[in-house]
RNA sequence: UCCGUUGUGGUCCAACGGCUAGGAUUCGUCGCUUUCACCGACGCGGUCGGGGUUCGACUCCCCGCAACGGAG
Numbered sequence: 001u002c003c004g005u006u007g008u009g010g011u012c013c014a015a016c017g018g019c020u021a022g023g024a025u026u027c028g029u030c031g032c033u034u035u036c037a038c039c040g041a042c043g044c045g046g047u048c049g050g051g052g053u054u055c056g057a058c059u060c061c062c063c064g065c066a067a068c069g070g071a072g
Stems, first nucleotide, its partner, number of pairs: 001071007010025004018055001027043005048064005
């Protein structure tokens, strides 16, 4: 320098162009318990950045950035 893959809560992982972006875990509150733990309920918290296409974009396209892998 070129090619490919990936980028979603604190962490890990889903999501067919049409959802209030879902699950696990962590954390907080409440319930249960003599207490803790377990269990149950509720809550907090997210689409790497910027443009474009579209009635509508996490999803498709372009340019960047980052991580990983490969070529030279």
Overview: RNAcentral holds the sequence, with entries from ENA, GtRNAdb and Rfam. This is a predicted structure of a 72-nucleotide RNA (transfer RNA) from Schizosaccharomyces pombe. Its Rfam family is "tRNA". By type it is a transfer RNA. Rfam's curators write: Transfer RNA (tRNA) molecules are approximately 80 nucleotides in length. Taxonomically the source falls in Schizosaccharomyces (Eukaryota, Fungi, Schizosaccharomycetes, Schizosaccharomycetales).